The part of an RNA shown here (small-subunit ribosomal RNA, 5' domain) has 514 nucleotides and comes from a Lachnospiraceae bacterium. Its Rfam family is "Bacterial small subunit ribosomal RNA". Its family is annotated with structural constituent of ribosome and ribosome in the Gene Ontology.

Context: one part of a larger RNA
């Protein structure tokens, strides 16, 4: 000089655009942050409507009961979704990220195309009822039912598994791919509208496809040797386990392997990258917003469910901690948004809205979305604006300082004349919604219109680097300093004023990086 997620002093008109726990991966009160389908399924409540009309009063009508159609509404049983999305950085020097490759060793729900199919049965069980234990959380025992929920059959073009003789075609090996043969094995569900034909959203099975994962390899990834040896599932075969899948992944047996000075092993410190700063480069620092990827969710450790997890708001065990308790048991996880306590030099609203983009669930209408889109705080940063313009005396007062004559402030101020950016006051008022509906933002941006120079400058510096000088005060004090060094009686280096430099809504100090 540039830079900062900044902090601190004084300051401090206004926008717009970004940004904001870098400290304790500490503890957390209250709210919300992941639900949704009744067009899968029974059953329950309530509302209305239509028919129907008992009892009783006694002919005005009230209406039970039963039957059907709509709407709403909580709970179950099912479906999908809760593996997306949000957040953090704590492990982790690792094929964990970057990058080029592999996979002929592999999944892949929803989504497209395509072919073929959906025939016939059955036993449960949740709500519900009954009892019963429990303070509670909740559990048990018996009854009774329904599905797209469970389980057999049947059917199998293709599909898996074996088992063979063979024909093409390819590949860098193991070996792929086509086409044939025989055996065994395995599928399915339905619901809406309809008079009805049918259409729609679904079922199954098979390739293929697209999208997402998952493996493995080559290179490249901090300090230190005041760490030099390190290693038994160690290395490497066979077989066999299990997996989507390859593999010492994990097991029997067998063999002595495997790394290491090209830095193993140990120990520090660190999420990796696009990037961001700096700097002519080449290097250097740094990885906070925003993106990709990764690991993590109170601390270990487990596995189920399912396509996908070893799951943040799931489950099951131990630890700590917090809370309820009838002491016998139970309950909880904010590194989601907001907010509390701490901790620190320091980091905001327990705000609006699903209008808009996504995304989850439904055929639909719609619900859900603290994802988002706003909006609120903070000069944190960037960048734009204004605090007026012009005119005006050899030049007022005030002040500083004077050799007392003056010089400075200073065209600066008044006065006169103009203007109206911002705020501020009044009136109108989008765009953002493609589509008849629907705008939180928001009476917001903008537009017009009356009026007033009024409501708007500070902060650091002036010995020398390095741009700005005088007067007083003090008197090695008191007190400056980045560096050299000012102060011990005339200090342009300390305080104060005047005056003058810089930079300005910001100015300086501090840290940190180049």
């Nucleotide at each position: 000089g540039g830079a900062u997620g900044a902090a601190c002093g004084c300051u401090g008109g206004c926008g717009g655009c970004g940004u904001g726990c870098c400290u304790a991966a500490c503890a957390c009160a209250u709210g919300c942050a992941a639900g949704u389908c009744g067009a899968a399924c029974g059953g329950g409540g309530g509302c209305g409507g239509a028919u129907u009309g008992a009892a009783a009063c006694c002919u005005a009508g009230u209406g039970a009961u039963a039957u059907c159609c709509g709407c709403c509404c909580g709970a179950g049983u099912g479906g999908c979704g809760g593996a997306c999305g949000g957040g953090u950085g704590a492990g982790u020097a690792a094929c964990g990220c970057g990058u080029g490759g592999a996979c002929a060793a592999c999944c892949u729900g929803c989504c497209g195309c395509a072919u073929g199919c959906a025939g016939g049965g059955g036993g449960a069980u949740a709500c519900c009822g009954g009892c019963u234990g429990g303070a509670a959380a909740c559990a048990g025992c018996c009854g009774c039912u329904a599905a797209u929920a469970c389980c057999g059959c049947a059917u199998a073009u293709g599909c898996g598994c074996a088992c063979g003789a063979g024909g093409g075609c390819c590949g860098c090996a193991u070996g792929g791919c086509c086409c044939g043969g025989u055996g065994c094995g395995g599928a399915a569900a339905g619901g809406a509208u309809g008079c009805a034909a049918a259409u729609c959203c679904g079922g199954c099975a098979u390739g293929c496809g697209a999208u997402g994962g998952g493996u493995c390899c080559g290179c490249g990834u901090c300090c230190g040797a005041u760490u030099a040896g390190c290693u038994g599932g160690u290395u490497g075969g066979c077989g066999g386990g299990g997996c989507a899948g390859c593999g010492g992944c994990c097991c029997a047996c067998c063999a002595a392997g495997g790394c290491g000075a090209c830095g193993a092993u140990c120990g520090g410190u660190a999420g990796c990258c696009g990037g961001c700063c700096u700097g002519a480069g080449a290097g250097g620092g740094c990885g906070g917003a925003c993106g990709g990827c990764c690991a993590c969710a109170u601390u270990g450790g487990g596995a189920c469910u399912g396509a996908g997890a070893c799951a943040c708001g799931g489950c099951c065990c131990a630890g700590a901690c917090u809370c309820c308790u009838a002491c016998g048991g139970g309950a909880g996880g904010c590194a989601g948004c907001a907010g509390u306590g701490g901790g620190g030099g320091a980091u905001a609203u327990u705000g609006c809205a699903c209008a808009a983009u996504g995304g989850g669930g439904g055929g639909a209408a719609c619900c859900c979305u603290g994802a988002u889109g706003c909006a609120g705080c903070g000069a944190c940063g960037c960048c734009g604006c204004g605090u007026g313009g012009g005119u005006g005396a050899a030049g007022g007062a005030g002040u500083a300082u004077u050799u007392c004559g003056g010089u400075a402030u200073g065209u600066a101020a008044a006065g006169c004349c103009c203007u109206a950016u911002c705020g501020g006051c009044a009136g109108g008022g989008a765009a953002g919604a493609a589509a008849u509906u629907g705008g939180a933002c928001g009476g917001u941006a903008c537009c017009u219109g009356a009026c007033u120079a009024a409501g708007a400058a500070g902060c650091c510096c002036c010995g020398g680097c390095u741009a700005a000088c005088u007067a007083c005060g003090u008197g090695c004090c008191a007190g400056c300093a980045g560096c050299c060094g000012c102060g011990g009686u005339a200090a342009u280096a300390c305080g104060u004023a005047g005056g003058g430099g810089g930079c300005a809504a910001g100015c300086g100090u501090u840290a940190u990086c180049c």
Model confidence (mean pLDDT): 85 of 100.